Context: one part of a larger RNA
């Protein structure tokens, strides 16, 4: 470190359990709301976070009832109380309060807030507080009043306006999906329909709605895909009725009149309502019937409740009896549930009875109160008009415009008038029904949010709602929305008293309780991953899918055996599992482990195949009786459907019929060997989501967002510092006068440079970052088309957009959220026990078809028939191979011959001659052809016969897969006679085949695995050793480790054996060695030279000789020189070529290591040839078994025999296991179920049984049944656990040491010392946002990237004070919401000069100082100011919501003046300073001082500015004395820093301190000291004057406050104005963070975040550097 065993840990499976759920039965209610709902906010308890209650009368009040001893909710405990018969808590009814919001309704608004009017009260004037009232619209109404309704919620059903896409259609438009979803209106307990202008068919029915049927019919329908009635029949249910018109009355009103009247409107009243009817004339009748229906009464019913049997029985076991076992006993009650197991008789209950003072609710029953004729006549009259019908668009119906009726209507036309109208499926006529154009109507029919009482072969904690538990809760998001985990101690808390260890109230060991602590709260059981410990065995030279086989040692038990368990040196053979592939160990997928969950189901409908009932007949639907606790059984119930009869397109005929001229002939039936048909169960199909998960997406509905961000509106801030110097001016020159030009002033600019501010140029790091866009460096722009706050507006095919398809809340060529939805997915992936028997396909044809699909082939199951196949023989057709071609069609090579051509020559031409030129035909010779055959085969295929064979064949019926196919051989195509290429054909394997062998290898040999066997034979292949079997044998060859390389070549070599052939050679061969290799001559030419040897030329001759080239080679400038050919001597036996062949060798170069598989082999272990042995497989043989077929015996069980059994995708057959349910079946169990964990036995297998431990309360067997019915996988889902790993990293490099303290323990708390860092900040102050983080106290589990005593953590307790600060009680901007009003299908949508709201602006009254741990312009103390209200006094007309004025405005510049603050110098006070090393007239540090208000009007600014007086006047939608404007005259104002007061000085302050306390921080403090405590200089301004000026052009809010003036009011104060006095003076914010650890960024994140101040020194500066105050070392 491995295996075993034993003990544990973490961790929560399992088994039980269930308080919660699903799904449904029965009845109940089917609305709640201005008398304020649903829902919520906020309180409410002694203590109270959360739920529940309730509501300032607050876990509650009162009054009836019930009920009777104990209460005070979950929810302990602790304190305080209540109550016991004078009745508590508690239960029911019915009343009382009922804060604020919310339809929200006095009036406003960011829901639970702020703010009002009017009455009344405290009260008493202001101020404040309580009650009560105070919306709108609509109706009816009134003088004014008033009254009524309505608004909003709420789950499904309903019935109406609008209305989709996905999707099917294998594309896709008409079509579908659908009149669905979804959006709006509105309504009710139902709703909607409804009393014939209907159906029918020649017979008749007699409003609607439902349910069965009819029927998948008629039908429509790119006649596709699909869509789809009716009418009759059977049944539930039953119900029928009023208006308008005629007529006739009464009122009013017109008209006419001859005043009697007639008429004609309008309202009422009577009257009348459907076929032959009303009016109308005549006659009869006149109350019979019939409907709503109170109140009170009577009877149920409901909302508490009451009685309600029999065992407090024994013994036994137990911790406990209800279990057993033995005696009773009750049942109108043996339903449940609970008690210490498993109870009729022990509790609550049950069956049965009984019961109400209140409410509510049915029936009865009447007051009352509405309705109601019949006959019969006939002229007249009267019956619904912009209608019905057409016509043109469009719906609706089963009907898609079609031959299209019939119903609705946007547009256009437009009737009849009962002698009349509409319908009956274009139209038309006959005929039949039936009367539109107003109007009610129960029941049967649909739901269930909600109460109540019960069921389930429905779950039992990944299950069941999302939710069993503080659940729509934490949590996320701007929001719309999205959305979890989480159950069990025990019978009973008896919840561990006391000791110990330890810093502990951690945790642990003792004691103790209990039956049981291995039930201790992290608590039934307690299962794997995963981490540990103790023994046994084995493990440090060994290479590994971890296992099987065989096996030595050791160790343990033993009944000692031939036993049995653990380990296993060693050694044999052996690439995981799935998934998709021709094909995977593949380096192709998936998968870290391990639990749990995780996928062919369901309903209807058609077809097959089996079981059952009935059979020429078979069955009921709906419903409706009855039974029963039940949803159920039983009966009724024939509507309806399938067969029994076909044929034909159809009329139609019919054991035939159709065609046809037919009596023909055929087709389809009949002729019997006729069976359905209802139900159950499977298989498979069709519609449904339809084996599961899975899109990207589109589209479509209905909603949320412009806190980011674009762009735009309103209102406000911001922009160091330096530069340059336009226009105009003045001045001088200059011109006739301008022009021009100097210089001077002037400040302009999308003007320069450059912080802060906005931005992103380049590069780097980052890149599981600090950071989901950022740091460093470096870079643009910085008075502008600049940035930037707060408030607002644009919203989805929409906005915005200086334009990049940008941006629209961190993903935008159409946001996000939710809903159609389980969209689709020919795609891809996964898809769950076992056996048995067959057992494929990757191929044709067609396909918008090619990875998908029909059909056939090819597998299977069942049937029927009786068939295939193969040998040999005989007997057909064939045109392939091979061959052939003087047999054809095409090519084709030489030679002959030479048709014809070219081309020369003849000056062209013609005749003609010539030919190194082409060349037909034709002859001789050769020779190609897939698309050439004169011939022509093997094999193949047909068809006979005869053999062997033995079910292998074929039709019909079910269910399939497969339609990617590979390697090899053999014929071919293409391709290079290339592919481990493609493409056909045929075998054959491999796919879906394992064994031997080829080293290792899917398809190459060899051989087809049912199982066992330590039995035999043999294939291929092999026999030295790995490693089974010949170191066999005989004859040869290699010498190259050839062999033993996967292929090896062209070419090369005296390698070597063989054959054959030709020369030489004792007259001496080949070799070597010794010698010679001369001469004409240096042949000749050429040459500068050229002699053998540079190069040309040759009769390359000749001489001499043994031989010796006008020279083979090297060599010289050229010669020499050395050699060769050749010759001779020497040596003394064989040599020397060529061709052929075995076997070898060079050429021969790869990438982990040299590899023949290794070692190794040489007379072989290598190669030829040839012999024998022997080895070797799951093949063959023995033996024995196991299913399976078959045959034979048997009654049957079984017995013999014979044969089969390899297998993917698939048929098909049989069984195992798990939940539940029935059989009143029979059974286990505290003497110990389920479940976990061990061991044994069994069975082919899934699996069963049996037992030790554990566990501690339910569970089995049998036979049927029904199924959330079996997992390893789906980058499955959820939970625990592992790896990596004690690895990376601990978030800015501004930095830390020492000394004490505390402490269990200090790098980090506290304190003090040095060090160091910001310092336009890393410091201070506000606004947003945040929501107690603030203080102090105790704590340290967790949070804090470490550690913590510390902390923005935990736990407790404290803390925020305002007439004047900010908002509100004042205004108004953008804008936003609205009354009228306008526009839309609805919903809604605009909205002014209407009203209101709405700061980022206006307008407004408080400052120094002290002080708590923590608040202050807020308390305190001093000093101030506003505003109402009394009251006094004193004067006056007062006076609006109108006029008027006023507030009230940009940018940029540059002056003036001259304060604060602040700074510097200097005086002055105080303190403190130097070691060496001294000076004390030095140097450092501090300090030196002060507000609002009042008062006064100074420096300056301002210059027609400011005021006042007479007089006209047009306007000011009344009006005026204002306003405005003219004239005339007068005044000098107006603002305003400083300055005075404020302002109590020996004070403040600072400094030194005895002594007290102390929680050690610090408090408190006698006393002492001190400057005369400067009206000092200087510097400085962006403050103030200032709403100032001066220059430009873009030309720069609105209201209110406040002054006026009338209008009006009012005749004198209650109003107005001034002093005085005394009295009031609301509400909301106020803690702390605020460039950041408290905000926005998931974090104590290097990121972002408006504003204000912002000391020195050096600087132009806010730039940089170093440093004040302050603040910090960044949490290893």
């Nucleotide at each position: 470190g491995g295996c075993g065993c034993a003990g544990g840990g973490c961790g929560g499976a399992u088994g039980c359990c269930u308080u919660g759920g699903c799904u449904c039965u029965c009845g109940g209610a089917g609305g709640c709301g201005a008398a304020g709902a649903a829902g919520g906010a906020c309180g409410u308890g002694a203590c109270a976070a959360g739920c529940u209650g309730c509501g300032a009368a607050a876990a509650g009040c009162c009054g009836c009832g019930g009920g009777g001893a104990g209460g005070u909710g979950c929810a302990a405990a602790u304190a305080a109380c209540c109550g016991u018969u004078a009745a508590a808590u508690c239960c029911g009814c019915g009343g009382a309060u009922g804060u604020c919001c919310g339809a929200a309704u006095g009036g406003g608004g960011c829901a639970a807030c702020c703010c009002g009017g009017c009455g009344g009260g405290c009260u008493g004037a202001a101020g404040g507080c309580c009650c009560g009232u105070c919306a709108c619209a609509u109706g009816c109404g009134u003088a004014g009043a008033g009254c009524a309704u309505g608004g909003g919620c709420g789950a499904a059903c309903g019935c109406a306006g609008g209305g989709a896409a996905c999707u099917g259609a294998a594309a896709c438009a008409u079509c579908u999906a659908a009149g669905u979803a979804c959006c709006u209106g509105c309504a009710g307990g139902a709703a909607a329909a409804g009393a014939g202008a209907a159906c029918a068919a020649a017979c008749g029915u007699g409003a609607u709605u439902c349910c069965g049927u009819g029927a998948g019919u008629a039908g429509u329908g790119g006649u596709g895909a699909g869509c789809g009635a009716a009418a009759g029949c059977g049944g539930a249910g039953g119900a029928g009725c009023c208006c308008a018109a005629a007529c006739c009355g009464u009122g009013g009103g017109g008209a006419u009149c001859a005043a009697g009247g007639u008429u004609c409107c309008c309202a009422c009243g009577g009257g009348g309502u459907u076929u032959a009817g009303g009016a109308c004339u005549g006659g009869c009748g006149c109350a019979a019937g019939g409907g709503c229906g109170a109140a009170a009464u009577u009877c149920g019913g409901g909302u508490a409740a009451u009685g309600g049997a029999a065992g407090c029985c024994a013994a036994c076991u137990g911790g406990a009896a209800a279990g057993u076992u033995g005696c009773g006993g009750c049942g109108c009650a043996g339903a449940g549930g609970g008690u210490g197991a498993a109870a009729c008789c022990c509790c609550c209950g049950u069956a049965c009875a009984u019961g109400a003072a209140a409410c509510c609710u049915g029936a009865a029953c009447u007051a009352g109160u509405c309705c109601g004729g019949c006959c019969a006549g006939a002229a007249u009259c009267c019956g619904g008009a912009g209608u019905a019908g057409u016509c043109c668009g469009g719906g609706a119906c089963c009907g898609g415009a079609g031959a299209a009726a019939u119903c609705c209507u946007g547009g256009a036309u437009g009737a009849a008038g009962a002698g009349g109208c509409c319908g009956g499926c274009a139209c038309c006529a006959u005929c039949c029904g039936g009367c539109a154009a107003g109007g009610c109507u129960a029941a049967a029919u649909a739901c269930u949010a909600c109460c109540g009482a019960g069921a389930g072969a429905c779950c039992g904690a990944u299950a069941g709602c999302g939710a069993a538990c503080a659940a729509g809760u934490a949590c996320u998001g701007u929001g719309a929305a999205g959305g979890a985990a989480a159950g069990g101690u025990g019978a009973a808390a008896a919840g561990u008293a006391c000791c110990g260890c330890g810093g502990a109230c951690a945790g642990c060991g003792g004691a103790g309780u209990g039956a049981a602590a291995a039930a201790g709260a992290a608590c039934c059981u307690g299962a794997a991953a995963c981490c540990c410990u103790g023994c046994g065995c084995c493990u440090a030279c060994a290479a590994c899918c971890g296992g099987u086989c065989g096996g030595a040692g050791c160790c343990c038990c033993g009944c000692g055996a031939u036993g049995g368990g653990g380990u296993g040196a060693c050694g044999g053979c052996g690439u995981g599992c799935u998934u998709u592939u021709u094909g995977c160990a593949u380096a192709a997928u998936g998968a870290g482990c391990c639990u749990a969950c995780g996928a062919g189901u369901u309903a209807u409908u058609g077809u097959c195949a089996c079981c059952g009932g009935c059979a020429a007949g078979g069955u009921u639907a709906a419903g409706c009786a009855u039974c029963g606790u039940a949803a159920g059984g039983u009966g009724c119930g024939g509507a309806g459907c399938c067969g029994a009869a076909g044929c034909g397109a159809a009329a139609g005929c019919g054991a035939g019929u159709c065609u046809g001229a037919a009596g023909a002939g055929g087709g389809c039936g009949u002729u019997a060997u006729u069976a359905g048909u209802c139900g159950g169960u499977g298989g498979g199909g069709a519609u449904a989501g339809a084996c599961g998960c899975g899109a990207a997406a589109c589209c479509u509905c209905a909603g949320u967002g412009a806190u980011c961000u674009a762009c735009c509106c309103a209102u406000g801030g911001u922009c160091a510092g330096g530069c340059u110097g336009a226009a105009g001016u003045g001045u001088c020159a200059g011109u006739a006068a301008c022009a021009u030009g100097a210089u001077a002033u002037g400040g302009a600019g999308g003007g320069c440079c450059g912080a802060a501010c906005c931005g992103a140029u380049a590069g780097a790091a980052g890149u599981u970052g600090a950071a989901a866009a950022u740091u460093c460096u470096c870079c643009g722009g910085a008075u502008g088309a600049a940035c930037u706050g707060u408030g607002g507006g644009u919203a989805g095919g929409g906005g915005u957009g200086a334009a990049a398809g940008g941006c629209u809340a961190a993903a935008c060529a159409a946001a996000c959220u939710g809903g159609g939805a389980g969209a689709u997915a020919g795609c891809u992936c996964g898809u769950a026990c076992u056996c048995c028997c067959c057992g494929a396909a990757a191929a044709g044809u067609c396909u918008u078809u090619a990875g998908g699909g029909a059909c056939u082939g090819c597998c299977u199951u069942g049937u029927a028939c009786g068939a295939g196949u193969c040998a040999u023989g005989c007997g057909g057709a064939g045109g392939u191979a091979a061959a052939g071609c003087u047999a054809c069609u095409g090519a084709u090579u030489g030679g002959a011959c030479g048709c014809g051509g070219g081309g020369g020559u003849u000056u062209c031409a013609a005749c003609g001659c010539c030919u190194g030129c082409c060349a037909a035909a034709u002859c001789c010779a050769g020779a190609c052809a897939a698309a050439c055959u004169c011939a022509g085969a093997a094999u193949g295929c047909c068809g006979c016969a005869u053999g062997a064979u033995g079910a292998u064949g074929u039709g019909c019926a079910g269910g399939a897969g497969a339609g990617a196919g590979g390697g090899c051989g053999c014929g071919g195509g293409u391709g290079c006679u290339a592919a481990g290429g493609u493409c056909c054909g045929u075998g054959u394997c491999c796919g879906a085949g394992a064994g031997g062998g080829a080293a290792a290898a899917a398809a190459c040999c060899c051989a087809g695995a049912c199982a066992a066997a330590c039995a035999g034979c043999u294939a291929a292949g092999g026999u030295c050793c790995c490693g089974a079997a010949a170191u066999u044998u005989u004859a040869u060859c290699u010498a190259a480790g050839u062999u033993g390389g996967a292929u090896u070549a062209a070419c090369g070599a005296a390698g070597u054996g063989u054959g054959a052939c030709a020369g030489c050679a004792g007259a001496g061969a080949c070799a070597g060695c010794u010698a010679g290799g001369a001469u004409g001559u240096u042949g000749g030419c050429u040459u500068g030279g050229a002699a053998g040897c540079a190069g040309c030329c040759a009769u390359u001759c000749a001489u001499u000789u043994a031989a010796a080239g006008a020279g083979u080679g090297c060599g010289u400038a050229a010669c020499a020189g050395c050699u060769c050919a050749c010759u001779a001597g020497u040596c003394g036996a064989g040599g020397u070529g060529u061709c052929g062949u075995g076997c070898g060798u060079g050429g021969a170069u790869g990438a982990u290591a040299a590899u023949c598989g290794g070692g190794c082999a040489u007379a072989a272990a290598g190669a030829u040839a040839a012999a024998u042995a022997c080895c070797g497989a799951a093949g063959c043989u023995u033996u024995u078994g196991a299913c399976c077929g078959g045959a034979g015996c048997g009654c049957a069980a079984g017995c013999u025999c014979c044969g089969a059994u390899g297998g993917u995708a698939g048929g098909g057959g049989a069984g195992c296991a798990u939940u539940c349910c029935a059989u009143a079946a029979g059974g286990c169990g505290u003497a110990g179920a389920a479940g976990g964990u061990g061991u044994g036995c069994u069975g082919u297998g899934a699996g069963g049984c049996a037992u030790g431990c554990u566990g501690g309360a339910g569970c089995g067997u049998a036979u049927g049944g029904a199924a959330a019915a079996g997992c390893a996988g789906a980058u499955g889902u959820a939970g625990g656990c592992a790896u990596a790993a004690g690895u990376a990293a601990c978030g800015a490099g501004a930095a830390a040491g020492g000394g004490g303290g505390u402490c269990a323990a200090a790098a980090a708390c506290c304190u003090c010392c040095u060090c160091a860092c910001c310092g336009g900040a890393a410091g201070a102050c506000c606004a947003a946002g945040g929501g107690u983080u603030c203080c102090u106290g105790a704590u340290c589990a967790a949070c804090g990237u470490u550690a913590a005593u510390c902390g923005g953590a935990u736990c407790a307790g404290g803390g925020u004070a305002a007439g004047u600060c900010g908002g509100g009680g004042c205004c108004u901007a953008a804008g936003u919401g609205u009354a009228a009003c306008c526009c839309g299908a609805a919903g809604g949508g605009g909205g002014a000069u209407u009203c209101a709201c709405g700061a980022u602006g206006g307008a407004c009254a408080g400052c120094c100082g002290g002080u708590c741990a923590a608040g202050a312009u807020u308390c305190c103390g001093g000093c101030a100011c506003c505003g109402g209200c009394a009251u006094a006094u004193a004067c006056a007309g007062a006076g609006a919501a109108g006029g008027g004025g006023g507030g009230a405005a940009g940018a940029a510049g540059g002056a003036g003046u001259g304060a604060c603050a602040c700074c510097u110098c200097c005086g002055c006070g105080g303190a403190c300073u130097g070691a060496c090393g001294g000076a004390a007239u030095a140097g450092u540090c501090c300090g030196u001082u002060a507000a609002a208000g009042c008062g006064u009007g100074u420096a300056g600014a301002u210059a027609u500015a400011u005021c006042g007086c007479g007089g006209g006047c047009a306007g000011u939608g009344a009006a005026a004395u204002g306003c405005g404007u003219c004239c005339g005259u007068g005044a000098u104002g107006u603002c305003g820093a400083a300055c005075g007061u404020g302002a109590c000085a020996g004070u403040a302050u600072g400094g030194c301190g005895a002594g007290u306390c102390c929680a050690c921080g610090g408090a408190u403090g006698a006393g002492c000291c001190a400057a005369c405590a400067g009206c000092g200089a200087g510097g400085g301004u962006a403050a103030c004057c200032a709403g100032a000026c001066u220059u430009c052009c873009g030309a720069g809010a609105a209201a209110a406050a406040c002054c006026u003036c009338u209008a009006u009011c009012g005749c004198u104060a209650g109003a107005g104005u001034a002093u005085a006095u005394g009295g009031c003076g609301c509400c909301c914010g106020u803690a702390c963070c605020g460039u950041a650890a408290a905000c926005c960024g998931a974090c104590a994140c290097a990121g972002g975040u408006g504003g204000u101040c912002g000391a020195g020194g050096a600087g132009a500066g806010a730039a940089u550097c170093c440093a004040c105050a302050g603040g910090u070392g960044c949490u290893c």
Molecule: large-subunit ribosomal RNA, half A
Organism: Bacteroidales bacterium